[in-house]
Predicted 3D model of a 72-nucleotide RNA (transfer RNA) from an archaeon. The coordinates come from a structure-prediction model, not an experiment, and the mean pLDDT is 84. Rfam family: tRNA. The family's RNA type in Rfam is transfer RNA. Its family is annotated with triplet codon-amino acid adaptor activity in the Gene Ontology.
RNA sequence: GGGCCCGUAGUCGAAUGGUAAGACGUUUCCUUGACAUGGAAAAGAUUCGGAGUUCGAUUCUCCGCGGGCCCA
Numbered sequence: 001g002g003g004c005c006c007g008u009a010g011u012c013g014a015a016u017g018g019u020a021a022g023a024c025g026u027u028u029c030c031u032u033g034a035c036a037u038g039g040a041a042a043a044g045a046u047u048c049g050g051a052g053u054u055c056g057a058u059u060c061u062c063c064g065c066g067g068g069c070c071c072a
Base pairs, nucleotide, nucleotide: 001071002070003069004068005067006066007065010024011023012022018055026042027041028040029039030038048064049063050062051061052060
């Protein structure tokens, strides 16, 4: 330098046009003499940034930024 893939909550990770699941973790409550385990609930995401298409974008297109793999 060229090609391909990825970026979503503190962490992992689904959703592939229709107002973002789940798990772990955190907080509160129940259970215990106390802890652990278990149960219930809550908070936590401007979906890497910007532009475009669209009635509507996590999803499609373009430009950046970051990461990974391959080729040279």